A computed fold for a 72-nucleotide RNA from a Myxococcota bacterium, annotated as transfer RNA. RNAcentral holds the sequence, with entries from ENA. RNAcentral records the identical sequence in 3 taxa. Its mean pLDDT, the model's own confidence on a scale to 100, is 81. It matches the Rfam family "tRNA". The family's RNA type in Rfam is transfer RNA.
RNA sequence: GGGUCCGUAACUCAACGGCAGAGUACCUGGCUUUUAACCAGGGAGUUGUGGGUUCAAAUCCCACCGGGCCUA
Numbered sequence: 001g002g003g004u005c006c007g008u009a010a011c012u013c014a015a016c017g018g019c020a021g022a023g024u025a026c027c028u029g030g031c032u033u034u035u036a037a038c039c040a041g042g043g044a045g046u047u048g049u050g051g052g053u054u055c056a057a058a059u060c061c062c063a064c065c066g067g068g069c070c071u072a
C1' cells in the first nucleotide's frame, strides 16, 4: 500500500430504519454490631468525526480518525 472486521455509559456488550438498553462498577437507602453478601432505588450517552439518503439513522451510503486480523 491492498483487503477485511470493529468503534454505543467508567468497563464488557445488546439494540427490525421508528422512545438508546443490560450486566459489572459508582451513588443512596434497607438488612447486619460493622464490613462483605443480599434486597430496593438512582445518576451516568453529542452511538469515533464530518457529510449524504430518508418523514424518521446507532442501524443504509461516502470520506476521514483510531484499533484488530489477513496479504504484499
Stems, first nucleotide, its partner, number of pairs: 001071007010024004018055001026042005048064005